[in-house]
C1' cells in the first nucleotide's frame, strides 16, 4: 500500500416495517433469542344506505387499462398443397394514459408498474375482535421555493 473475506457502526433511500423497558444468551458489538409498551400499519365486524352471488369471489401493494408488431400452439376458411387470410392463449417488445418513486411542493430529466395472499366467504360500518412492523438498496438529478437545524 492493494485485493479479498468477516463482525460491527454511521448516512442517505423504497417500504407500515421504528423507538422504549424487563429477562436470558453471547464472538461482549447499538449483536441474538423470549417478554411487554409507545408508535405507524393492515384486516374483520351493525342500524341506515349500497350491491349482487361457477363467468366464483375478495384481501395486501403504485403495480392498473388501451394501441401496435414478432414469435409459439389451438381453431375456421381459402389453395396450385408452397402457404395466406381471420380469430384465440402463451411468452417477447415498442407506445400512449393513469398512478407510484426521487426528504417535503412545484417545473424539466431520470426510473417503476412487481410479487403474494385467502379459498366458495367477507361492501360500507359504531362498539368491539384479529393481525403486521419484513425485506431491498446506494456516493446520492438539476432549477426555484418552503421548513428544519447548525
Nucleotide at each position: 500500500g492493494c485485493g479479498c473475506g468477516u463482525g460491527g457502526c454511521g448516512c442517505g433511500c423504497c417500504u407500515a416495517a421504528u423507538c422504549c423497558c424487563c429477562g436470558a444468551g453471547u464472538u461482549c458489538g447499538a449483536c441474538u433469542c423470549g417478554g411487554g409498551g409507545a408508535c405507524c400499519g393492515g384486516g374483520g365486524g351493525a342500524c341506515c344506505c349500497a350491491a349482487c352471488u361457477u363467468g366464483g369471489g375478495g384481501g395486501c401493494g403504485a403495480a392498473u387499462c388501451g394501441c401496435g408488431c414478432u414469435c409459439c400452439g389451438g381453431c375456421c376458411a381459402c389453395u396450385a398443397c408452397g402457404g395466406u387470410g381471420g380469430u384465440u392463449c402463451g411468452a417477447g417488445u415498442g407506445u400512449g394514459a393513469a398512478c407510484g418513486g426521487u426528504g417535503c411542493u412545484u417545473c424539466c430529466g431520470c426510473c417503476g408498474u412487481a410479487g403474494c395472499c385467502c379459498g366458495u366467504c367477507a361492501g360500507c360500518u359504531a362498539a368491539c375482535c384479529c393481525c403486521g412492523g419484513c425485506g431491498g438498496c446506494g456516493u446520492a438529478g438539476g432549477g426555484a421555493g418552503a421548513a428544519c437545524c447548525u